A computed fold for a 111-nucleotide RNA from Synechococcus sp. JA-3-3Ab, annotated as SAM riboswitch aptamer (S box leader). Its Rfam family is "SAM riboswitch aptamer (S box leader)". Rfam's curators write: The SAM riboswitch is found upstream of a number of genes which code for proteins involved in methionine or cysteine biosynthesis in Gram-positive bacteria.
RNA sequence: UCUUUAUCCAGAGCAGACUGAGGGAUCAGGCCCAACGAAGCUGCGGCAACCGGCGGAAGCCUCCGCUACGGUGCCAACUCCUGCGGUUAGUCAGUAACCGAAAGAUAAAGG
Numbered sequence: 001u002c003u004u005u006a007u008c009c010a011g012a013g014c015a016g017a018c019u020g021a022g023g024g025a026u027c028a029g030g031c032c033c034a035a036c037g038a039a040g041c042u043g044c045g046g047c048a049a050c051c052g053g054c055g056g057a058a059g060c061c062u063c064c065g066c067u068a069c070g071g072u073g074c075c076a077a078c079u080c081c082u083g084c085g086g087u088u089a090g091u092c093a094g095u096a097a098c099c100g101a102a103a104g105a106u107a108a109a110g111g
Stems, first nucleotide, its partner, number of pairs: 001111008013044004018040001022033003027083004045075003050071003053066005079103001084100006
């Protein structure tokens, strides 16, 4: 970097005597956060059962429970919202709700 599978309206943040203007993946629109200090970095703290680990059920597809000890991950807003397709409602002017796709994120497995 690519493929497959699963999940994505739950949850969890403070400090700094580091730094200093951007950030919310990308493009566009919207909205929001930000000198009462963004992103990043460091320290400490926390959340969470994807994998590992432990126990049980089932009987070869797996399922349930416990565990934050190990490997990851995460800690504003649904993945901040919309964009593509469909259904319904409304209206004929913007729209709203829902379903799906695409894209993205994370994990596991594989190439």
The coordinates come from a structure-prediction model, not an experiment, and the mean pLDDT is 83. The source organism's lineage runs through Bacteria, Bacillati, Cyanophyceae, Synechococcaceae and Synechococcus.